This is a predicted structure of a 351-nucleotide part of an RNA (small-subunit ribosomal RNA, central domain) from an uncultured prokaryote.
Context: one part of a larger RNA
């Protein structure tokens, strides 16, 4: 370079926005740069292949031709890709009206329930387990009712429901503010599009500064237990941690192990948003269409499972990635970070 591949065997970057790049609708012109044709010039000999020759043959050594190419400048053609231009809307997009939502950011606020404290009743146990002890309790505990304190989560609703790019979002209430999608015989712009190395932005959860916070839970730790042992699983305790603020890590089974964009391929049945129409009567029932979103399944495809119009089918963009197990996702060197480490990524040698 060039092949076959990435749902589970090795392989889709954790996800977006995006620069070069690479790719692009419909149509008239123009240009001939690619592409496609023709002749000329070159493309050393020598090798190399065809057809002769000479050395007794071969090897060798010779004569003739053929062959060699991203070539070059000339001529000439315009289908197609490209350039300039000019017109269009079926792609993308923007205005206007309507609806749905745990989409985000801030403040404010509410009741249940845990704990702690204070007071009241009230008396010996309470806890916990497979069984118990350790723990707590006559200095009044567990149980009860009454007051307060503080922090965290937010039960029903709640649904293979709903919204976000992914990470993810659930009391109510307010400001502020992102986004998809549907409706219209609607205006407008007019290819502005897609995909995207580098790059930039976001990322659970643990962790790390620095300051608050600290109710339950609870690494580490401490102690009963169980064992043969028990550095555990059970128990009783309890330290960062979990919350907030500002900053940092940049990683996960970051998963639909399934990159994004667009077309195009039999149905059926559920649900949730949005629009239309019908029967009628007020059920909100049927149809019917569009956006999701689950279940089944034809052809197909698949190693089988199984996918199947939310494809892993049939083609098509452009990216990213894989090339036997192990050694290694690691050494060393860069970048990055405060550290933890994070990216990036060999080899030897070994089956």
């Nucleotide at each position: 370079c060039u092949g076959g591949g990435c749902g589970u065997a090795a392989a889709g970057c954790g996800u977006g926005c995006g620069u070069a790049g690479g790719c692009g609708g419909u149509u008239g012109a123009u240009u001939a740069a690619g592409c496609a044709a023709g002749a000329u010039g070159u493309g050393a000999a020598a090798g190399u292949c065809c057809c002769g020759g000479g050395c007794u043959c071969a090897a060798c050594c010779u004569g003739g031709g053929a062959a060699c190419g991203u070539c070059a400048g000339c001529c000439a053609a315009u289908a197609c890709u490209g350039u300039u231009u000019g017109a269009c809307u079926a792609g993308a997009g923007u205005a206007u009206a309507g609806a749905a939502g745990a989409g985000g950011c801030a403040a404010g606020u509410g009741g249940a329930a845990u704990u702690c404290c204070g007071g009241g009743u009230g008396u010996a146990g309470c806890g916990g387990u497979g069984a118990a002890a350790u723990g707590c309790g006559u200095a009044g505990a567990u149980a009860u009712c009454u007051g307060a304190a503080g922090g965290a989560a937010c039960a029903c609703c709640g649904g293979u429901g709903g919204c976000g790019a992914a990470g993810g979002c659930g009391g109510c209430u307010u400001c502020c503010u992102g986004g998809a999608c549907c409706u219209a015989u609607u205006a407008c712009u007019g290819a502005c599009a897609c995909u995207g190395a580098g790059g930039c932005a976001c990322g659970a959860a643990a962790g790390c500064g620095u300051g608050g916070g600290g109710a339950g839970c609870g690494a580490a730790c401490a102690g009963g237990a169980u064992u043969a042992g028990a550095u555990a699983c059970c128990c009783u305790g309890g330290u960062a941690g979990u919350c907030c603020a500002c900053g940092c890590c940049g990683u996960a089974a970051a998963c639909g192990a399934u990159g994004u964009c667009a077309a195009c391929u039999a149905g059926c049945c559920g649900u949730u948003g949005g629009g239309g129409g019908u029967c009628u009567u007020a059920g909100u029932a049927c149809c019917u269409u569009u956006a999701g979103u689950a279940g089944c399944g034809c052809a197909g495809c698949u190693a089988a499972c199984g996918c199947g119009u939310u494809a892993a089918g049939u083609u098509c963009u452009c990216c990213g990635c894989c090339u036997g197990g192990g050694g290694a996702g690691u050494a060393c060197g860069g970048u990055c970070g405060c550290a933890a480490g994070a990216u990036u990524a060999a080899a030897a040698c070994u089956c």
Its mean pLDDT, the model's own confidence on a scale to 100, is 85.